A computed fold for a 72-nucleotide RNA from a Candidatus Microgenomates bacterium, annotated as transfer RNA. Rfam family: tRNA. Its mean pLDDT, the model's own confidence on a scale to 100, is 82.

RNA sequence: GCCGACGUAGCUCAGUGGUAGAGCGAUGCUUUUGUAAAGCAAGGAUCGGAGGUCCAAAUCCUCCCGUCGGCU
Numbered sequence: 001g002c003c004g005a006c007g008u009a010g011c012u013c014a015g016u017g018g019u020a021g022a023g024c025g026a027u028g029c030u031u032u033u034g035u036a037a038a039g040c041a042a043g044g045a046u047c048g049g050a051g052g053u054c055c056a057a058a059u060c061c062u063c064c065c066g067u068c069g070g071c072u
Base pairs, nucleotide, nucleotide: 001071002070003069004068005067006066007065010024011023012022013021018055027041028040029039030038048064049063050062051061052060
């Protein structure tokens, strides 16, 4: 330099055009002499950045940034 994959909550991931979800973690409560485990509750991401298409974009297109892999 060229090609490909990926970027969504604190972490691991789902969501392939129509109200952004789950598990774990963290927080509060119950239970316990206390801790852990268990149960319950509430909360947390405007989806890497910018632009475009569309009635409508995390999702499609373009550019840029970052991570990983391959080729030279």